Description: The RNA shown here (transfer RNA) has 77 nucleotides and comes from a Steroidobacteraceae bacterium. NCBI's taxonomy places the organism under Bacteria, Pseudomonadota, Gammaproteobacteria, Steroidobacterales, Steroidobacteraceae. RNAcentral records the identical sequence in 3 taxa. The sequence is in RNAcentral, with records from ENA and MGnify. It matches the Rfam family "tRNA". The family's RNA type in Rfam is transfer RNA.
RNA sequence: GCGGCCGUAGCUCAGUUGGAUAGAGUACAACGCUACGAACGUUGGGGUCGGGGGUUCGAAUCCCUCCGGCCGCGCCA
Numbered sequence: 001g002c003g004g005c006c007g008u009a010g011c012u013c014a015g016u017u018g019g020a021u022a023g024a025g026u027a028c029a030a031c032g033c034u035a036c037g038a039a040c041g042u043u044g045g046g047g048u049c050g051g052g053g054g055u056u057c058g059a060a061u062c063c064c065u066c067c068g069g070c071c072g073c074g075c076c077a
Base pairs, nucleotide, nucleotide: 001073002072003071004070005069006068007067010026011025012024013023019057028044029043030042031041032040050066051065052064053063054062
């Protein structure tokens, strides 16, 4: 330099024929339970889906660009 995959909650991820209020597990908080904890149960907070732009009535999803990570190929005076 070329190609491919990935980036969504603190963490691990699902969601890609464009459509209904963006989800699960875990972690965290409160309450219940308990002598106190843990475990368990209930409830709750937490995201403008990596940044920017475009298409569309409508974008996590499609297009362009940039940033970051991983893999392969190539080059190396």